[in-house]
RNA sequence: GCUUGUAGCUCAGUGGAUAGAGCAGCCCUUUCGCGAAGGGCAGGUCGCGGGUUCGAGUCCCGCCAGGCCCA
Numbered sequence: 001g002c003u004u005g006u007a008g009c010u011c012a013g014u015g016g017a018u019a020g021a022g023c024a025g026c027c028c029u030u031u032c033g034c035g036a037a038g039g040g041c042a043g044g045u046c047g048c049g050g051g052u053u054c055g056a057g058u059c060c061c062g063c064c065a066g067g068c069c070c071a
Stems, first nucleotide, its partner, number of pairs: 001068005008023004016054001025041005047063005
């Protein structure tokens, strides 16, 4: 200097809908039972703090952490 940070994990998310998916978890159906399959539920200070805006996960600034590059 560049880049990333969003659910337990892996990741989506043009400044405007209640922030989403898959896996994992829990419940139900199914099964003698387990698994698979199907249905449902729960789970988020969007790294932290400010700013801009009618409105910020998204734009701007600072800081923190991870990765990469240059000297």